[in-house]
The RNA shown here (transfer RNA) has 74 nucleotides and comes from a Candidatus Omnitrophota bacterium. The sequence is in RNAcentral, with records from ENA. Its mean pLDDT, the model's own confidence on a scale to 100, is 81. Rfam family: tRNA. About the family: Transfer RNA (tRNA) molecules are approximately 80 nucleotides in length. It is annotated as a transfer RNA. NCBI's taxonomy places the organism under Bacteria, Pseudomonadati, Candidatus Omnitrophota.

C1' cells in the first nucleotide's frame, strides 16, 4: 500500500430483524450476617455504546470519514 475484523460500565463480553427503560458475570460501596474477618444474601452507583457526518418517524444497530488495536496480503 491492500483486503478483512474489532472498539458498549473499572476489567472481560452480550445487545436478534432498527422500536419498551442499554444488560451479564467480575469488580466497588452500602446493609445483614459474624466478636472480628472471610464466604453467603440483598441493595446502590457506575454508560450519552472509540469521534465526526448522514439515512430513517426512530440508530448502539445501516451507510460514509476519521483514530486506535489485531489477523491476513504485498
Nucleotide at each position: 500500500g491492500g483486503g478483512c475484523g474489532c472498539u458498549u460500565a473499572g476489567c472481560u463480553c452480550a445487545g436478534u430483524u432498527g422500536g419498551u427503560u442499554a444488560g451479564a458475570g467480575c469488580g466497588a460501596g452500602u446493609g445483614a450476617c459474624u466478636u472480628a474477618c472471610a464466604u453467603u444474601c440483598a441493595c446502590u452507583a457506575g454508560g450519552c455504546c472509540a469521534g465526526g457526518g448522514g439515512u430513517u418517524c426512530a440508530a448502539g444497530u445501516c451507510c460514509u470519514c476519521u483514530a486506535g488495536c489485531g489477523c491476513c496480503c504485498a